The part of an RNA shown here (small-subunit ribosomal RNA, central domain) has 348 nucleotides and comes from an uncultured bacterium.
The full RNA is in RNAcentral, with records from ENA and SILVA.
Its mean pLDDT, the model's own confidence on a scale to 100, is 89.
Context: one part of a larger RNA
RNA sequence: CUGGGCUUACAGGGUGCGUAGGCUGUUAUGCAAGUCAGGUGUGAAAUCCCUCGGCUCAACCGGGGAACUGCACUUGAAACUGCAUGACUGGAGCGAGCUAGAGGUAUGCGGAACUUCCGGUGGAGCGGUGAAAUGUGUUGAUAUCGGAAGGAACACCAGAGGCGAAAGCGGCAUACUGGGGCUUGUCUGACGCUGAGGCACGAAAGCCAGGGGAGCAAACGGGAUUAGAUACCCCGGUAGUCCUGGCUGUAAACGAUGAGCACUAGACGGAUGGGGGUUCGCCCUCUUCGGUCGUAGCGAAAGCGAUAAGUGCUCCGCCUGGGGAGUAUGGUCGCAAGGCUGAAACUC
Numbered sequence: 001c002u003g004g005g006c007u008u009a010c011a012g013g014g015u016g017c018g019u020a021g022g023c024u025g026u027u028a029u030g031c032a033a034g035u036c037a038g039g040u041g042u043g044a045a046a047u048c049c050c051u052c053g054g055c056u057c058a059a060c061c062g063g064g065g066a067a068c069u070g071c072a073c074u075u076g077a078a079a080c081u082g083c084a085u086g087a088c089u090g091g092a093g094c095g096a097g098c099u100a101g102a103g104g105u106a107u108g109c110g111g112a113a114c115u116u117c118c119g120g121u122g123g124a125g126c127g128g129u130g131a132a133a134u135g136u137g138u139u140g141a142u143a144u145c146g147g148a149a150g151g152a153a154c155a156c157c158a159g160a161g162g163c164g165a166a167a168g169c170g171g172c173a174u175a176c177u178g179g180g181g182c183u184u185g186u187c188u189g190a191c192g193c194u195g196a197g198g199c200a201c202g203a204a205a206g207c208c209a210g211g212g213g214a215g216c217a218a219a220c221g222g223g224a225u226u227a228g229a230u231a232c233c234c235c236g237g238u239a240g241u242c243c244u245g246g247c248u249g250u251a252a253a254c255g256a257u258g259a260g261c262a263c264u265a266g267a268c269g270g271a272u273g274g275g276g277g278u279u280c281g282c283c284c285u286c287u288u289c290g291g292u293c294g295u296a297g298c299g300a301a302a303g304c305g306a307u308a309a310g311u312g313c314u315c316c317g318c319c320u321g322g323g324g325a326g327u328a329u330g331g332u333c334g335c336a337a338g339g340c341u342g343a344a345a346c347u348c
Base pairs, nucleotide, nucleotide: 003320004319005318006317007302008301012316014201015200016199017198021194022193023192025088026087027086028085029084030083031082033081034080035077036076037075038074039073040072041071042070049065050064051063052062053061054060091191092188093187095184096183097182098181099180103177104176105175106174107173108172109171110154114150115149116148117147118146119145120144121143125136126135162169163168206247207246208245209244210243211242215241216240220236221235222234223233258315259314260313261312262311263310266293267292268291270289271288273286274285275284276283277282297304298303321348322347323346330341331340332339333338
């Protein structure tokens, strides 16, 4: 000496459940596998080290010693790890009573807007742009009134507000249903944490089958702009967007920050619940969640700062100069698109 790291320089898996494994609260007793101590045996010779000697010295060689950090057996120790048995309640779970919420699934209902169709009024433009044109209109448009149909999305409330593992979730009602928080301390008695593989969920786009199709709109057509304009702007417009069933499995899936536990100044807002006081305006206080600033500390700095990027422990994933390259090849999954795994030569 026996790596260093992962917010932004390379690096946190998209998210969860969970198998093996790793790690694991307090206490008593026992065992002695790990651990520690003693003894015995073994650990060939040579080599290395120490010492003495032989070649005139040295290299080299010879004698002696030490060492060979190991292994086996044996005798002990019992703090720690382990194992066995018993006990405990703080971790974890359960019960009871309250409670907030766009958490999920299904069904039904509602109004505004939009488009189309029918009818009335009306009579020349409308629409669109920087300006225009394409487009549309005397076969009566635009505008306006009444009616009908259809599909999609739910203004205000709405908040750095809430819920969810993440993706995500927003009109109203009903049914079914998941999770959380608070109070209490009834019960179980470490039942816990993490999690390679595995399984499940997973925006948008895309794919398959069947529906649906108002608006919007890749592709495509046209009009402009321009040197050109395979664009930005305008007029149209098909997939798609929507529903049901199945597939895909990726995102700047981001807090670019894995999960859990413990500890470490404060200040000010927000949300739910509990306790106490109250001249009922409100005040004090406990927990949970979500924010802003900031001390110590950390950091290359920006910044982070009890929601840590601080101080520690446990477990998993990942990185190791840029390009080549997330490419080639093999494997595997997929209907395909492609996904996952994933190099090297060469070059700087």